[in-house]
């Protein structure tokens, strides 16, 4: 530092996720040690047990127990034991009194939005026990009272009553320098005052405890007390400022605000009372509501910032909930009281007892958070003279990977690269020196032994010293003994013993390191986002390999980060979210030129604070580290104070260019009102006149014979004002259009007279506001929502028609919204040019008209630089910059819902959230569509000609049946398609019968009996049996071929054509796809390839920021239409001879064959064209503008067709989805469809003669003459391996004759009967041929198709396939038309251009 995700792709805007740190965690799976830290976030739920606040006998009386001494009794063991009694300088334990502490220490954050808290200041408005230090005391009396006994009450807690006694308990009195009043002086000050000092009024104490020494009177020494003055620590109390959410909370407020007296507090002060006024506080957010302990500091982050307030520390507040006060120096008190309420426990039912948010622990809540542990040894507290005591603070120890940090699970060496496992092209990799193996260490373990620091006080003993006393003891300091360890026999050492006891979790599609098999088959599952999964998953789920972190790893939550996605730094509003509909105009923001001064902001210095702990730096102590010590450093929007004066602020003077004012011109649908005018339409009335008006795409409904429509005359109403007229004027927008007339606003140009900064924006606020709409009363021609009719339509609550009410129209009064746009807020200043135009001005010229220059002020266009994401905008900015106001944070939900304001009402302003997707969106490109738009081409239409659709029947298919009707082909571009030919075979299908190394291919062994005949049984396969003969070649190694065996295999017309290769097909023989390298564009693209002409063509040619290539076009290639040359048989025959016959001689001249050339290029000429390309006409010439055909298919689309020609990846079968056999079936049959054939008939059947072909095929072959047979066909067998033979007469046509318009001398379907080829075989299911039989059909509905010349239409004729078995396909040749205005229309295709929300 940034990625992924919106598109076919691009660029933005914008969201959504991801990689990063952290934690008091929790949840899975693992889990070897140690050190340091940390551990109820939730129910401030309720709590069993234990402990957690006492202690002092050196304050006091007592009571016991010990001791001792004195005296008395008893017993005997006559100096001892027991009693007892009195006393103690005797020890010790202890309820009361009494002193001190229980206000700390330790816990929780429930309430608090507060002077709680932090940070800085102020008390001159205060308090402070222990503690220091200074002065200065410590005199001298009384009276109770608990303990104790005595009685007695109650179940118990606890009392009650009478009687004694104390004290450092209590309570007068003397003392007094303080404090209080008053009064007088002096000093400082910051407003109220503060201080020193003089004089005068009322007011404490423990002569205590313990040592010492005493002459017994006292003295001293220590602790205690007392009253003052300070001082430290600790508190109170006020003050600036700071830190949070909601305006869908806008008003609050009665002690509330002041002020006067009083009370009350340690102490101000409405703290509280009484009385007076009526005030306070608020948009710079007041009161409500909600949520929360402050904070130093953690976490992040480049920083600003954002979150969080766990352990650590600091302050606050609470102790079951609520209220209260006592004591005391300090509580309205966690382990005190009373009172109230809930709850829980005891109880004799009267009545009593409790508060773990202290420390273990229990329940219960909940994802979740610990031992009812050890010691006071050390720190620290309390009380004591002090020994000590108590102390769940604390110091430790347990449990917990919860976190950080260390260390270990071994080192070296070892290829046969072992075995396995895993993959695989089966050759290997690979896991891998990895493991055994060898040889080492020994950190950790685990046994044994050694073993600290943490200990320094105090007491006690012993010495020194110094102060004080008369002196001494003591006291204090210092020294050296003495003694004290929960942790613990614990770190820490040593020795010895084993590689032995110690490696898991994520993850591997992109982001994001890291791929492979197998399972599953949109199932199961993953998944943070994009997504994977629908039989070849690198995304599931396993193994195996890999990556990455490692005693841990994942996964979840939650914060910041990234995200400049709230933009102070550091964003934006034309078209992505986003400028209020205009205007005025208060508050607030911002404000011109010059000087003087001021010193809030500003900018600097110096002081004091920002506790420590924490973060940074630096040293050092545990082996490192984590952890902890010592210094230093840095942190405030912080407080005082000193200085600066250049910009802002404030104050004073002045200025005129900003802004207004005057004067003098101007122009204009600006507005209001009143008034007038003509043109039309409509309406009435009168005349004239007749059958039709109107209206529509095309009718109808409507109106009219009752007189319409049309026309003329007069009259009534009511709106709107033609031409002028104009990207022309005016206005703040909305808007605003006959003419006169009155009121009346704004604006423009000149002068440069006058005030001198008066400006500029402007939250709220007012005020204006199309059009529809409401209310009230007018008016109402036309037009016209609702509505009704009549059409359209599949329907038509439409679009069209005829008709019509509200409305529009005025007065008045409301609504307040619009694509209210220029989708662009006002203001002012500056920045290139050009040309329109409108209202001035002022100068040139000028008889007028006009014109040219300069300039103000509007309104348009093009454009430069700049900008913009492109599009674009450009002195009328969307440029460069200031001032101000309003908006905007992803799409949907939604301008919804609640709520508040506003309205009669319809709405209208303000305006969430739940949910619920990962995009929603802009600009611009490339295609691809459009019942867009231009050009252009094609049997596309249009002219034509002949069909299909209607019959019969062939033939493919669909569907239906079936044991099976094998499978495939589906619009064009499947359906006479694969199949150039299913009776069996084919044959994949189906029923039955069979075989299991197989029908078939390789390898290995063994053998040479391998093949055929024969006979039996069976449909057959194949089962048995007979016999025959001893395969074959040779380099003698061997090899062919066959049988048998065994095992790898084999086989598969099983599946996927969307895993594939090959091939086709289709747009389309359509002119197009593309590239380098420059140039543009931020890019995806663009140029080029677009333009004007041409052309069958992206073909040519001029132009151009393109210039050039490739791949198609063209053209080279074969046929074929001329001719020339070479050849001349099996072809030909003109001239010579022959002949029945080119049948022979003979000829190469013709035809023909087949090789070579030639020949056509717009190459001549004339026009047209831009001096081009081309194009029109001509000439020659067989042929003329690519001469006709064929091959030949650019990049590419259809996941287009084929796994069933073949080939193949994976999957499946594997005595069967392989193989073999027999019979059936692919031939079914109620119908539906495509594609043929035959026909309806005189352009014609039908006999009968006759003429002309090209192309091919032929030895498992075509087969000829001859002969039989009505005939198909047979006998026969010459020729022919083909320019010789043959198949083989071509038809159509020509010429006669006949039929004479009918279901027929038309048409042949079906049908019978007889037969004839092929063929083991014609039954299913073949062709033909006679007879005989004669269905349907009389030109075919909507609608479709072929085709532009040797075509089309019509004639035959061969050929593959093949045993047979075309109407089918593929060739061939004969006859041989018709038509094309044209491109408006249908379809297909190209080129530019548009639009687009579409890109399967």
């Nucleotide at each position: 530092a940034g990625a992924g995700u919106u598109u076919g792709a691009u660029c933005c805007u914008g969201g959504c996720u991801c990689a990063g740190g952290a934690c008091g965690a929790a949840c899975g799976c693992u889990g070897g040690c140690g050190g340091c830290g940390u551990g109820c976030c939730u129910a401030a739920u309720a709590c069993a047990u234990g402990c957690a606040a006492g202690u002092c006998g050196g304050a006091c009386g007592a009571a016991c127990c010990a001791g001792g001494a004195a005296g008395g009794g008893a017993a005997c063991u006559u100096g001892u034991u027991c009693c007892u009694u009195u006393c103690c300088u005797u020890g010790g334990u202890u309820a009361g009194u009494g002193g001190c502490a229980g206000a700390c220490g330790g816990g929780u954050g429930a309430g608090u939005a507060a002077c709680a808290c932090g940070u800085g200041g102020a008390g001159a408005a205060c308090c402070u026990a222990c503690c220091u230090u200074u002065c200065a005391g410590c005199g001298g009396g009384g009276g109770a009272u608990a303990a104790c006994c005595a009685u007695u009450g109650g179940a118990a807690a606890c009392g009650a009553u009478g009687a004694c006694u104390a004290a450092u308990a209590c309570c007068g009195c003397a003392u007094a320098g303080g404090a209080c009043u008053u009064u007088g002086a002096g000093u400082c000050a910051c407003c109220u005052g503060a201080c020193u000092u003089a004089a005068a009024g009322a007011g404490g104490a423990a002569a205590g405890a313990c040592g010492g020494c005493u002459u017994c009177g006292g003295c001293u020494g220590u602790c205690a007390c007392u009253g003052a003055a300070a001082g430290a620590u600790g508190g109170c109390u006020c003050c600036g400022c700071g830190g949070u959410g909601c305006a869908u909370u806008a008003g609050c407020u009665a002690g509330a605000u002041g002020g006067u007296a009083a009370g009350g507090u340690a102490a101000c002060g409405g703290c509280u009372u009484a009385c007076c006024a009526u005030g306070g506080c608020c948009a710079u957010g007041a009161u409500g509501c909600a949520u929360a302990g402050c904070c130093g500091a953690c976490c992040u982050g480049a920083g600003a910032g954002g979150g969080u307030g766990a352990u650590c520390g600091g302050c606050c507040a609470c102790a079951u909930u609520g209220g209260g006060a006592c004591u005391g120096a300090g509580a309205c008190a966690c382990g005190g009281c009373c009172c109230a309420a809930a709850c829980u426990c005891c109880u004799a039912c009267g009545g009593g007892a409790g508060g773990c948010a202290g420390c273990a622990g229990u329940a219960g809540g909940g994802a979740a958070u610990c031992u009812u542990c050890c010691g006071c040894a050390a720190u620290g507290g309390a009380c004591g003279c002090a020994a000590g005591u108590c102390u769940g603070a604390c110091g430790g120890a347990g449990c917990a990977a919860c976190g950080c940090c260390g260390c270990g699970u071994g080192u070296g060496u070892g290829a046969a690269g072992a075995a396995g496992g895993u993959c695989u092209u089966c050759g290997g990799a690979u896991c891998g020196u990895a493991a055994a193996g060898c040889a080492c260490u020994g950190u950790u373990g685990u046994u044994a032994g050694a073993g600290a620091a943490g200990a320094a006080c105090a007491c006690c003993c012993g010495g020194u010293a110094g102060a004080g006393u008369a002196a001494c003891u003591g006291u204090u300091a210092c020294c050296g003994g003495c003694a004290u360890g929960a942790c613990g026999g614990u770190a820490u050492c040593u020795a010895a013993c084993c590689a032995g006891a110690a490696a898991g979790c994520c993850a591997c599609g992109g982001c994001u390191a890291a791929c492979u098999a197998c399972g599953u088959g949109c199932c199961a599952g993953c998944a943070g986002c994009c997504g994977c999964g629908g039989u070849a998953a690198u995304a599931c789920g396993u193994a195996g390999g890999u990556g990455g972190c490692a005693a841990g790893c994942g996964u979840u939550g939650u914060c910041c980060g990234g995200a400049u996605u709230u933009a102070u730094u550091g964003g934006g509003c034309g078209u992505a979210a986003a400028g209020g509909g205009a205007g005025c105009g208060c508050a607030g923001g911002u404000g011109g030129u010059g000087a003087c001064u001021u010193a809030a902001g500003u900018c600097u210095g110096a002081u004091g604070u920002g506790a420590a702990a924490g973060c940074c730096c630096a040293c050092g102590g545990c082996u490192c580290a984590a952890c902890c010590g010592u210094g230093g450093a840095g942190g405030g929007u912080c407080a005082u104070u000193g200085g600066a004066a250049a910009c802002u602020g404030g104050g004073u003077c002045a200025c005129u260019u900003g802004a207004g004012u005057a004067c003098a011109g101007a122009a204009g649908a600006g507005g209001a009102a009143a008034g007038u005018g003509g043109a039309a339409u409509u309406c009435c009335a009168u005349g004239u006149g007749u059958a039709g008006c109107g209206g529509u795409g095309a009718a109808a409904u409507g109106c009219g014979u009752a007189g319409a429509u049309a026309u003329a005359u007069g009259g009534a109403g009511g709106a709107a004002c033609a031409c002028c007229a104009g990207u022309g004027g005016c206005g703040a927008a909305g808007g605003c259009g006959a003419c006169u007339u009155u009121c009346u606003g704004g604006u423009c140009u000149g002068u440069g007279a006058c005030u001198g900064a008066c400006a500029c924006u402007g939250a709220g606020g007012c005020u204006c506001g199309a059009a529809a709409g409401c209310g009230u009363g007018g008016g109402g021609a036309g037009c016209a929502a609702a509505c009704a009719g009549g059409a359209u339509u599949a329907g038509a609550u439409a679009c069209c028609c005829u008709g019509g009410u509200a409305g529009u129209c005025c007065a008045c009064g409301c609504c307040g919204u619009a694509a209210a746009c220029g989708a662009u807020g006002a203001g002012u200043g500056c920045u290139a040019a050009g040309u329109g135009u409108u209202g001035g001005a002022g100068g040139g010229u000028u008889u007028c008209c006009a014109c040219c220059c300069u300039u103000c002020a509007g309104u348009g266009c093009u454009g430069g630089a700049g900008u913009u994401a492109a599009c674009g905008c450009a002195a009328u900015a969307a440029g460069c910059a200031c001032u101000c106001c309003g908006c905007c944070u992803g799409g949907g939900g939604a301008g919804u819902a609640c709520g508040g304001c506003c309205g009669c009402a319809a709405g209208g302003c303000u305006g969430a959230a739940a949910c619920u997707c990962a995009a929603a969106g802009g600009a611009a490109u490339u295609g691809a569509c459009g019942g867009g738009g231009a050009c252009c081409c094609g049997c596309a239409c249009a002219a034509g000609c002949g069909g299909u659709g209607g019959a019969g029947c062939a033939u493919g298919u669909g569907g239906u049946u079936u044991a099976a009707u094998u499978c495939g082909a589906a619009g064009c571009a499947a359906c006479g398609c694969g199949a150039a030919g299913a009776a069996c075979c084919u044959u994949a299908c189906c029923a039955g019968g069979u075989c299991u190394u197989g029908a078939c291919a390789u390898a290995c062994g063994a053998u040479g009996c391998a093949u055929a005949a024969c006979c039996u049984a069976g449909a057959g396969a194949u089962a048995g049996g007979u016999g025959a003969a001893a395969c074959c070649c040779u380099u003698c190694g061997g090899g062919g071929c066959a049988u048998c065996g065994a095992u790898a295999c084999a086989g598969g017309u099983g599946g996927u054509g969307c895993a594939u290769g090959g091939u086709u097909g289709u747009c389309g023989u359509c002119a197009g796809c593309u590239c380098g390298u420059g140039u543009c564009g931020u890019g995806a693209g663009a140029u080029g390839u677009u333009u004007g002409g041409u052309u069958a063509a992206g073909u040519c040619c001029a132009g151009c920021a393109a210039c050039g290539a490739g791949c198609g076009c063209a053209a080279c290639c074969c046929c074929u239409a001329u001719u020339a040359c070479u050849a001349g048989u099996u072809g030909c025959c003109a001239g010579c001879a022959c002949u029945c016959a080119g049948u022979u001689g003979g000829g190469g001249a013709c035809u023909c064959u087949a090789g070579u050339g030639a020949g056509a290029c717009u190459g001549c000429c004339g026009g047209u064209g831009a001096c081009a390309a081309a194009c029109c006409g001509g000439a020659g010439g067989a042929a003329g503008g690519u001469g006709g055909g064929g091959a030949g298919g650019a990049c590419g689309u259809c996941a287009a067709a084929u796994c069933a020609u073949c080939a193949u990846g994976c999957c499946c079968c594997c005595u069967a989805u392989g193989a073999c056999c027999u019979g059936g079936g692919c031939u079914a049959c109620a119908c539906g469809c495509g594609u043929g054939c035959u026909a309806c008939a005189a352009u014609g059947g039908c006999u009968a003669a006759u003429a002309c072909a090209a192309a091919g095929a032929g030895u498992u072959g075509c087969a000829a003459a001859a002969c039989c047979g009505u005939g198909a066909g047979g006998u026969a067998g010459a020729g022919c391996u083909a320019a010789u033979c043959u198949c083989a007469u071509a038809a159509a046509g020509u010429u006669a004759g006949u039929c004479u318009c009918a279901g027929u001398u038309c048409g042949g379907a079906u049908u019978g009967u007889a037969g004839u080829c092929u063929g083991c075989a014609a039954c299913u299911c073949g062709a033909c041929u006679a007879c005989a039989u004669g269905a349907a059909g009389u030109u075919g509905g909507a609608a479709u198709c072929g085709c532009u010349a040797g075509u089309a239409a019509u004639c035959g004729u061969a050929a593959a396939u093949c045993a047979g078995a075309a109407u089918g396909u593929u060739a061939c040749g004969g006859u041989g038309a018709a038509u094309a205005c044209g491109u408006u229309c249908u379809c297909g295709a190209g080129u530019c251009u548009u639009g687009u929300a579409c890109a399967c």